Description: Predicted 3D model of a 482-nucleotide part of an RNA (large-subunit ribosomal RNA, domain I) from a Planctomycetota bacterium.
Context: one part of a larger RNA
RNA sequence: GGCACAUGGUGGAUGCCUUGGUGUCAAGAGGCGAUGAAGGACGUUGGAACCUGCGAUAAGCCCAAGGGAGUUGGUAACCGAACUGUGAUCUUGGGAUCUCCGAAUGGGGCAACCCGGCCCGCAAGGGUCACUCAUGCCUGAAUGCAUAGGGCAUGCAGAGCGAACGCAGCGAACUGAAACAUCUCAGUAGCUGCAGGAAAGGAAAGCAACAGCGACUCCGCAAGUAGCGCCGAGCGAACGCGGAUCUCAGCAGAAGCGUUGUGAACCACUUGAAUGGUGGACCACAGAAGGUGAUAGUCCUGUAUCGACGUGACUGUGAAUGGCCUAGAGUAGGGUCAGGCUCGAGAAACCUGGCCUGAACAUGGGGGGACCACCCUCCAAGCCUGAGUACUCCUUGACAACCGAUAGUGAACCAGUAAGGCGACUGAACGGUGAAAAGCACUCCGAUAAGGAGAGUGAAAAGUACCUGAAACCAUGUGCUU
Repeated sequence: GGCACAUGGUGGAUGCCUUGGUGUCAAGAGGCGAUGAAGGACGUUGGAACCUGCGAUAAGCCCAAGGGAGUUGGUAACCGAACUGUGAUCUUGGGAUCUCCGAAUGGGGCAACCCGGCCCGCAAGGGUCACUCAUGCCUGAAUGCAUAGGGCAUGCAGAGCGAACGCAGCGAACUGAAACAUCUCAGUAGCUGCAGGAAAGGAAAGCAACAGCGACUCCGCAAGUAGCGCCGAGCGAACGCGGAUCUCAGCAGAAGCGUUGUGAACCACUUGAAUGGUGGACCACAGAAGGUGAUAGUCCUGUAUCGACGUGACUGUGAAUGGCCUAGAGUAGGGUCAGGCUCGAGAAACCUGGCCUGAACAUGGGGGGACCACCCUCCAAGCCUGAGUACUCCUUGACAACCGAUAGUGAACCAGUAAGGCGACUGAACGGUGAAAAGCACUCCGAUAAGGAGAGUGAAAAGUACCUGAAACCAUGUGCUU
């Protein structure tokens, strides 16, 4: 020096656990805001910091209801001082207060700051003062009547924020076509405007085919069909059929739901501790679940059941199966140029728009895919309309052949934090003593250390580098070997 074994150290894998996540279902809610939001800054408890709560009335003030013995939020103790059967703390509902910034709105500004006017008041202090719109009133030019303009008052008017879903306006490119230009991606992404709890659409100038249907929306088929297409890549209907839905006011009633109550039945031995085992019992419309010193129907919270209050388009009854009136002209149609439809200009109808034109008036007009005739069908150029449909920032409940700390949210832990970046933005890691701190009094070595040896606690040192404690790696001892 190598190998093997043993004992330790280091390290934090594995096992077990779960405070946190993920998903689904059901119900609710679907908005908040000038009565100042969302989001913040700064303060605020007797005692430093952060979180939570709150706002100079500052972990709180008042009222009502509930509740019934302790309480002064958490990390988190300790000391101090208090409150409480004259009912505290706590829970629910209502009210008061609510600094400063922020749409931010008296003016300004490098957000949380600076500087004002007017009114009230001795002062301290309080109130008020943005813009736009609507309505009403006053005034009022050129210019006579008027109008523009100006002023005042009133307004719970608007402004800003918010996850997706909706409608509308504008609108890509990568990509595909094995290159690429029409085409595709796609009217997608993105930007903007405007909403609502849904939105949009909607009661035939519609389809159909000689038989007929009867608003709209959504789903399944029809159908990858008919078609469109450098007939390439690809794009892609409709008719028809089957479903969802198809209601008010008023009255009556129960289920459901929300809140809140009630709620049975066990002891002994063993053990550190019993819920396990043994022995003997009991309840059950309750043997769901969680907790409690090991595995609990009978210890605790609950659960089944039975109530109370509230709600109630759930059902029944009760009209119709849409409704309204002002009844639609620079409109329909034509030309031209575009866009939308399965339809890329095509034989190209239909729908929508820009420009130029431009009818008829129910004895009329539109459509039935150029166009004409016949036939059929409907009545444009006015408006409203629930349900069925889409979504989930949020609340509650239930569930899971979902995860179990390199997993599951980025985040189980004071996480959008620490940290990085001029900035837009990027973005972690860190869970577990024990039933209970009982968290090692006291002695010794040591530097008044660290650490260790005793002693003690504990079921066990599990000893705040704490459950289990693998491997790499390090050390010591023994054996073999060079």
Overview
Its mean pLDDT, the model's own confidence on a scale to 100, is 82. It was read from a public genome assembly.